[in-house]
Context: one part of a larger RNA
RNA sequence: CUGGGCGUAAAGCGUGCGUAGGCGGCUCAUUAAGUCAGAUGUGAAAGCCCAGGGCUUAACCUUGGAAUUGCAUCUGAUACUGUUGAGCUAGAGUUUGAGAGAGGGAAGCAGAAUUUCCGGUGUAGCGGUGAAAUGCAUAGAGAUCGGAAGGAAUACCAGUUGCGAAGGCGGCUUUCUGGCUCAAAACUGACGCUGAGGUACGAAAGCGUGGGUAGCAAACAGGAUUAGAUACCCUGGUAGUCCACGCCCUAAACGAUGUCAACUAGCCGUUGGGUUCAUUAAAGGACUUAGUGGUGCAGCUAACGCAUUAAGUUGACCGCCUGGGAAGUACGGUCGCAAGACUGAAACUC
Numbered sequence: 001c002u003g004g005g006c007g008u009a010a011a012g013c014g015u016g017c018g019u020a021g022g023c024g025g026c027u028c029a030u031u032a033a034g035u036c037a038g039a040u041g042u043g044a045a046a047g048c049c050c051a052g053g054g055c056u057u058a059a060c061c062u063u064g065g066a067a068u069u070g071c072a073u074c075u076g077a078u079a080c081u082g083u084u085g086a087g088c089u090a091g092a093g094u095u096u097g098a099g100a101g102a103g104g105g106a107a108g109c110a111g112a113a114u115u116u117c118c119g120g121u122g123u124a125g126c127g128g129u130g131a132a133a134u135g136c137a138u139a140g141a142g143a144u145c146g147g148a149a150g151g152a153a154u155a156c157c158a159g160u161u162g163c164g165a166a167g168g169c170g171g172c173u174u175u176c177u178g179g180c181u182c183a184a185a186a187c188u189g190a191c192g193c194u195g196a197g198g199u200a201c202g203a204a205a206g207c208g209u210g211g212g213u214a215g216c217a218a219a220c221a222g223g224a225u226u227a228g229a230u231a232c233c234c235u236g237g238u239a240g241u242c243c244a245c246g247c248c249c250u251a252a253a254c255g256a257u258g259u260c261a262a263c264u265a266g267c268c269g270u271u272g273g274g275u276u277c278a279u280u281a282a283a284g285g286a287c288u289u290a291g292u293g294g295u296g297c298a299g300c301u302a303a304c305g306c307a308u309u310a311a312g313u314u315g316a317c318c319g320c321c322u323g324g325g326a327a328g329u330a331c332g333g334u335c336g337c338a339a340g341a342c343u344g345a346a347a348c349u350c
Stems, first nucleotide, its partner, number of pairs: 004321003007304002012318001014201004021194003025088005031082001033081002035077008049065006091191001092188004096183004103177007110154001115149007125136002162169002206247006215241002220236004258317006266295012299306002323350003332343004
């Protein structure tokens, strides 16, 4: 190299967009590069192989053939691939009309609750635990009523619900904006798929500058528990959590399942659209389409399980794996303010 794999055994990049490259629908024509056929030249000799010959045989020597799977040129073939031209509409896209949505950005607003402060009533406890104590309280707490301030999050609705490429997204209104679905026609005419590099986004934590800080809460302090208790429990409490801008770029970033396309029994739910049946209307039934779940046949699988949302049957392209440890370490490089990230061994050992 050929090969075997990647849900759980090693292995799908966290996710998009996209450059090069790879691959690419139907028809007709063209060309003849790939492809196929023939011819010519060449492919040294020896060796190997085959058929003969010579040493008494053999080894050995020798004659001829074959082979030398290749290359070049010429002449042809034209199904497939490629080139070029013309056309098509089933892929892809555009227009029109509807529709659903926690999709994204910005601004404003709302109510409940916690906390703090002010005032009223009021008096001795409150709080907390397995039990306590630290803590708070006669300088009037806790409880209760009224008022104010401020920050964060949006009960019910709420749902194997919806939206988004993923991360993720949940009060209401306005505004800007992306994508998706359905229906019926018209239009463009392969404009497509994948995607090494590249680029953008990317939870939480963390970092920088400036704000903000109600609650919660690493660190820290105290009280308990305990043989000890640098913990679990309790009372406090700072970073942080929030906002703006700039970094970081990692996750059990999970469906542990790359993207796209085609094909392959059903049954039962549910969300959004459409058609239709019935009905006064509503609720309802059937079909269809795009999602989202359950169950199950064939098939697959080591089994578990998957099963039209495939892990089935195939095709295109990319990524990745190759015994365990050493090790996601060392060294080097790139990136980063740092933390560190990415790339990523070997000796040795079993």